[in-house]
RNA sequence: GAGCCGGCCGGGCGGCCGCGGUCCGCCUUCGGGCGGCUCGAGGAAAGUCCGGACUCCACAGAGCGCGGUGGUGGCCAACAGCCACCCACGGUGACGUGCGGGACAGUGCCACAGAAAACAGACCGCCAGCGGCCCUCAGCCUUCGGGCCGAGGGUGCGGGUAAGGGUGAAACGGUGAGGUAAGAGCUCACCAGCGUGCCGGGUGACCGGUGCGGCUAGGUAAACCCCACCGGGAGCAAGACCAAGAGGACCCUUCGGGGUCUGCGCUGACGGGCUGCUCGUCUCAUGUCAGCGGGUAGGUCGCACCGAGGCGUCCAGCAAUGGGCGCCCCAGAUGGAUGGUCGCCCCCGCCCCGAGCAAUCGGAUCAGCGGGACAGAAUCCGGCUUACAGGCUGGCUCAU
RNA sequence: GGGCGAUUGGCGCAGCGGUAGCGCGCUUCCCUGACACGGAAGAGGUCAUCGGUUCAAUCCCGGUAUCGCCCACCA
Repeated sequence: GAGCCGGCCGGGCGGCCGCGGUCCGCCUUCGGGCGGCUCGAGGAAAGUCCGGACUCCACAGAGCGCGGUGGUGGCCAACAGCCACCCACGGUGACGUGCGGGACAGUGCCACAGAAAACAGACCGCCAGCGGCCCUCAGCCUUCGGGCCGAGGGUGCGGGUAAGGGUGAAACGGUGAGGUAAGAGCUCACCAGCGUGCCGGGUGACCGGUGCGGCUAGGUAAACCCCACCGGGAGCAAGACCAAGAGGACCCUUCGGGGUCUGCGCUGACGGGCUGCUCGUCUCAUGUCAGCGGGUAGGUCGCACCGAGGCGUCCAGCAAUGGGCGCCCCAGAUGGAUGGUCGCCCCCGCCCCGAGCAAUCGGAUCAGCGGGACAGAAUCCGGCUUACAGGCUGGCUCAU
Repeated sequence: GGGCGAUUGGCGCAGCGGUAGCGCGCUUCCCUGACACGGAAGAGGUCAUCGGUUCAAUCCCGGUAUCGCCCACCA
């Protein structure tokens, strides 16, 4: 100088005014009011992407289906999270990325191009052979019309081959030698890769070494699928209780209404529930379900909480994490509180001074101006992901 | 607060991994005295966006953004 990986903070102090909650005291027209003490947003409170606690559905049984996860070991209440390691790829490196089981269980797909796209097949090419036809040459026979035979070339048909050609994301191992009519794992050597045995290391994924086999096996499972493991469904608008009311019945009435009880009406189905289906099981006709209407937009609990709680310290562990000890109690509404303003300080930029045409560089930081992010609890926790002005700090790598 | 869904030309929508289409609208030309209708031709797409899987992504898998729908009690 250039980079890699973390950790932490996310304005501070004071004055004045204001807001919400617990507790205490006083007052009260019982609705509440006043005063005091104390507490009062976040690292993401967010997205709702996972996992739990909690509540209800019959504590939820079996099979099928459906969904999720996917290297190994560990951690955790649990997880798709975290830690350590393995493998593959990228990087000189610190390090980063990976839904990272199976493509010899089966099925599907692989456009265009190309001869051929998954199973061996052959377009051009190469190669020997055979018969037919044409041309050239040599020989023999001839009744001169031609015929027979041989060699070479061309063409055609079937045959051998997969070296070479070119296409493509991908072409049935690569290089060399032998071999052959031409060729080819046809044979051999080395290399890559596959299967398998043994030895050594590791808890394991896997790694190192060595032998044998057949000579070669395409890709795709974030395609269906197979394997292993996990998962019942819904969600605090869950759910529990109270009040009110529409409608109905009865009673009273001064016909305005009032009181008591019940908790509404209509339509459809006969089954319904166990939240996909089947079995199985439970339950009932004063029942259950579905739809349409009607009424209320009230209160209390859940819910603010001793909790998978926070802080400090010690121990075990590489670490995630776990354990011991001590201290602390820490927001909570239901139109939804946590704010405003002033002063001083802090950080950044401009302004200021000097050099320079400028970009820019150095200095000064006194005064002035502007700015200080992302965002805000709503049942509660553990993660992940995303947004974020600026600042502090630790470790490591490469180059000089 | 909780549970779901969608995003493709200007608008409404199709689109079984292999060069993105349809209807209406728009532009130009023809037809007409002129317009409408009709006819012919044409333009117009980051398939919302960022990554990943794959030879190849509108499509498959994640993240983000925007828009929309449903859920109170009597019960």